[in-house]
Transfer RNA from Anguilla anguilla, 72 nucleotides, folded computationally. Lineage of the source: Eukaryota > Chordata > Teleostomi > Anguilliformes > Anguilla. The prediction has a mean pLDDT of 83. The sequence is in RNAcentral, with records from ENA and Rfam.
RNA sequence: GGUGCGGUGGCCAAGUGGUAAGGCUUUGGUCUCGGAAACCAAAGAUCAUGGGUUCAAUCCCCAUCCAUACCG
Numbered sequence: 001g002g003u004g005c006g007g008u009g010g011c012c013a014a015g016u017g018g019u020a021a022g023g024c025u026u027u028g029g030u031c032u033c034g035g036a037a038a039c040c041a042a043a044g045a046u047c048a049u050g051g052g053u054u055c056a057a058u059c060c061c062c063a064u065c066c067a068u069a070c071c072g
Base pairs, nucleotide, nucleotide: 001071002070003069004068006066007065010024011023012022018055026042027041028040029039030038048064049063050062051061052060
C1' cells in the first nucleotide's frame, strides 16, 4: 500500500431503512437485627467523525480516523 471484518451507555452486546433489546455496573426501594443474595424501580446512547441518498439512516453510498486478520 491492497482486501476483509469491526467501532452502539462506564463495560459487554443485539438491532441490517420507521427514533436502540438484554446482561453487568451505579442509585433508590422491598426483605433483614444488620449485611449478602433475591425481587421491584430508576438513571445512563448526538450509534467513531464528516458528507451524500431518502419523507425518514445505527442500517444504504463516499471519504477520513481507530482496532484487527490476511496479502504484497